[in-house]
RNA sequence: UGCAACCCCACGGAAGAGACCGUUCGCCUUAUAAAAAAGGCAGUUCGGCGCCGAAGGAGAAACCGCCUCCGGAAACUCUCAGGCAAAAGGACCGUGGGGAAAGU
Numbered sequence: 001u002g003c004a005a006c007c008c009c010a011c012g013g014a015a016g017a018g019a020c021c022g023u024u025c026g027c028c029u030u031a032u033a034a035a036a037a038a039g040g041c042a043g044u045u046c047g048g049c050g051c052c053g054a055a056g057g058a059g060a061a062a063c064c065g066c067c068u069c070c071g072g073a074a075a076c077u078c079u080c081a082g083g084c085a086a087a088a089g090g091a092c093c094g095u096g097g098g099g100a101a102a103g104u
Stems, first nucleotide, its partner, number of pairs: 001103001006099008018049001020048003025043001026041004050084003056080001057078003063072003
């Protein structure tokens, strides 16, 4: 000096899928002196069914490695976890800054 790739930080972008059913509690309306019953809610607890894949996890193709085994390994598969208004989260992508470092 220090490309690409890697790690960290900031900013921007970033998909999919029930406003489902029952149930507990809460709140609202009827609605009043006070209640019950009834109706309602993107609320809440638990359960059920359906659905999604882009945190993480598992499997695993091509391929790679010291190659029958074994290990690594996709945006593929599974759906354990997670998720199914918005918000949040979000693989990944871009920009900027920093770190580490092969090589020269």
A computed fold for a 104-nucleotide RNA from a Rhodospirillaceae bacterium, annotated as Glycine riboswitch aptamer. The organism belongs to Rhodospirillaceae, within Bacteria.